This is a predicted structure of a 516-nucleotide part of an RNA (small-subunit ribosomal RNA, 5' domain) from an uncultured bacterium.

[in-house]
Context: one part of a larger RNA
RNA sequence: AACGCUGGCGGCAUGCCUAAUACAUGCAAGUCGCACGAGAAAGUCCUUCGGGAUGAGUAGAGUGGCGCACGGGUGAGUAAUACAUAGGAACGUGCCUUUAGGAGGGGAAUAACCACGGGAAACUGUGGCUAAUUCCGCAUGAUGUCGAGAGACCAAAGGGGGCCUCUUCUAAGCUCCCACCUAAAGAGCGGCCUAUGUCCCAUUAGCUAGUUGGCGGGGUAAAAGCCCACCAAGGCGACGAUGGGUAGCUGGUCUGAGAGGAUGAUCAGCCACACUGGGACUGAGACACGGCCCAGACUCCUACGGGAGGCAGCAGUAGGGAAUAUUGCACAAUGGAGGAAACUCUGAUGCAGCAAUGCCGCGUGAGUGAAGAAGGCUCUUGGGUUGUAAAGCUCUUUCGGCUGGGAAGAAGGGUCUGCUUGCGAACAGUUAGCAGAUUUGACGGUACCAGAAGAAGAAGCACCGGCUAACUCCGUGCCAGCAGCCGCGGUAAUACGGAGGGUGCAAGCGUUGUUC
Repeated sequence: AACGCUGGCGGCAUGCCUAAUACAUGCAAGUCGCACGAGAAAGUCCUUCGGGAUGAGUAGAGUGGCGCACGGGUGAGUAAUACAUAGGAACGUGCCUUUAGGAGGGGAAUAACCACGGGAAACUGUGGCUAAUUCCGCAUGAUGUCGAGAGACCAAAGGGGGCCUCUUCUAAGCUCCCACCUAAAGAGCGGCCUAUGUCCCAUUAGCUAGUUGGCGGGGUAAAAGCCCACCAAGGCGACGAUGGGUAGCUGGUCUGAGAGGAUGAUCAGCCACACUGGGACUGAGACACGGCCCAGACUCCUACGGGAGGCAGCAGUAGGGAAUAUUGCACAAUGGAGGAAACUCUGAUGCAGCAAUGCCGCGUGAGUGAAGAAGGCUCUUGGGUUGUAAAGCUCUUUCGGCUGGGAAGAAGGGUCUGCUUGCGAACAGUUAGCAGAUUUGACGGUACCAGAAGAAGAAGCACCGGCUAACUCCGUGCCAGCAGCCGCGGUAAUACGGAGGGUGCAAGCGUUGUUC
């Protein structure tokens, strides 16, 4: 773990081991208007009834940027392209930190939008307009790349706040913040290589032609038969190659005095996979679970032309099975993505629900009470036993139920006010910081505290022949049955069934399974 009987409370954990079977439905990855061009409607108000204002530069789309390679799941495959430990050199690196420089001047396209079409739908075509931190040249370039050198070659993007000349506006200039480009370094992360170790079968003994090595080339971020041409004939193997079976590996976990044996749930590290097989694209990073393409199986829609899908994410359904939970709440905390920020998103996470599934704690009352009551069982009919057990009397009130109060978890962030500080011509503005006030809690009216009532609501299960703690009566009569082993039962059964009594554990107790 499951099953049987039973079941009061709480805390902390854990919960599909089987079909990597198929999945209805909802959610699980978005965000940025401080990159950009466009831009509604309902409602309300006004109206000359044509319309206008507001809503609102809001919503919702689109281009663009970053993220989607994290987080989450599963263990199918894999016996070594894996993992563990110890090393190594021929590499990459978005965001972050540090340092040194730079950010000049032009051009073009395209979505959105408009017009006209096609299609049942999914979607899509043609023409026209337009923006950017989109794209493309020119310039500048070295400590960069290539090169022996000479030399050749390569970049960028702006946005927001404020001031000044000035109020007629724009532009230029100054300044702060964020972003951008190049180079170097760091940190963290990742790729690669080597050694050693890592289950069973010899009723698997030989295996191998890109095979083993070299030279030259290609290729990669990077070493390399990684790939190719040529050359040589090597390489592995009883220290178990090759083949077959089984299996994710480890820290650990269980057991044991240890050595060892077994195991790899939860948690943590690594790996592999994402309907099955294959492939690349984009990108710093994928050959990408909720991306793309092809093939296949399956399911669904179809106007038969064609399309859509992938829960081994969280819940949930069917099926399988001895067997495993809610289609819950919240982003308040921690963490992540985007953003200048407010904030948005987050089935990660925090919580709640269900289950005695496990561990731990508590309770089901305490004291007194012999007429040793009644009843039960037994009996040699005297009694014995149940048994201080009950009743009665005196107390207590944990837990539960009721009433009232009621948290910590909140630090940060926002708003307002004041102060300090850097830049600055500045009392604008803004960066950094401090103080005060105010605001933000899913859990939850929960934990906890107080009060009133009242023993009041709370004990079962297995066993009693020996092993093994615990015995009598009745029924049955090798029958019915028991049984872990030995073995009981055929008319006096401490072994079957019931009863009384006893023993052991206890909200559990037994059985079965597995491991030591």
Source information:
The RNAcentral record of the full RNA draws on Greengenes.